[in-house]
C1' cells in the first nucleotide's frame, strides 16, 4: 500500500425488492406479595459513524471520510 467486512437504543443485535425505525437482556412506573425475588402490564431511551450525491422517499443504492476486525503484499 491492496482487499474483503463491520458501525442501528444503555449492552447484544434484526431491519426482505428504498415506502412508519425493531426485538431481546437492561432502566423506570404500576399490578401481584407482609417485604424481596420471579411472574404479567405499561413507559420511555435513536442526527441508523461522519459528510456528500442520485430519488417524491434513504437504515437500505452511489462516492469520499473516520475508527475496529481479518486477510495479502
Nucleotide at each position: 500500500g491492496c482487499u474483503g467486512g463491520a458501525u442501528u437504543a444503555g449492552c447484544u443485535c434484526a431491519g426482505u425488492u428504498g415506502g412508519u425505525a425493531g426485538a431481546g437482556c437492561a432502566u423506570u412506573u404500576g399490578a401481584u406479595u407482609c417485604g424481596u425475588a420471579a411472574u404479567c402490564a405499561a413507559a420511555a431511551g435513536g442526527u441508523c459513524g461522519c459528510g456528500a450525491g442520485u430519488u417524491c422517499g434513504a437504515g437500505u443504492c452511489u462516492c469520499g471520510c473516520a475508527u475496529c476486525c481479518a486477510g495479502c503484499u
Transfer RNA from a Clostridia bacterium, 73 nucleotides, folded computationally. It matches the Rfam family "tRNA". Rfam describes the family as follows. Transfer RNA (tRNA) molecules are approximately 80 nucleotides in length.